[in-house]
RNA sequence: GCCACUUUAGCUCAGUUGGUAGAGCAACGCAUUCGUAAUGCGUAGGCCGACGGUUCGAGUCCGUCAUGUGGCU
Numbered sequence: 001g002c003c004a005c006u007u008u009a010g011c012u013c014a015g016u017u018g019g020u021a022g023a024g025c026a027a028c029g030c031a032u033u034c035g036u037a038a039u040g041c042g043u044a045g046g047c048c049g050a051c052g053g054u055u056c057g058a059g060u061c062c063g064u065c066a067u068g069u070g071g072c073u
C1' cells in the first nucleotide's frame, strides 16, 4: 500500500428478504429466609462508531472517514 471482516445496554452477543430495538450476565427494588447465598417476580438502562446519500420509512441498502482483528505484498 491492497483485501476481508468487526463496531447495537455496564459486559458478552442476537436482530433471516428495509416496517415501533431484544436476550443472557451485571445493577436496583420486592418476595422468600432467623440472616446470607440461591431461587421467583418486577424495574431501569441503547436515538445502533461518525458524517452524508437512497427510500414514505434505514440497526439493516450505498459512499467517505474512524476503530479493532485477520490476510496479502
Base pairs, nucleotide, nucleotide: 001072002071003070004069005068007066010025011024012023013022019056027043028042029041030040031039049065050064051063052062053061

A computed fold for a 73-nucleotide RNA from a Bacteroidales bacterium, annotated as transfer RNA. The source organism's lineage runs through Bacteria, Pseudomonadati, Bacteroidota, Bacteroidia and Bacteroidales. Rfam family: tRNA. Rfam's curators write: Transfer RNA (tRNA) molecules are approximately 80 nucleotides in length.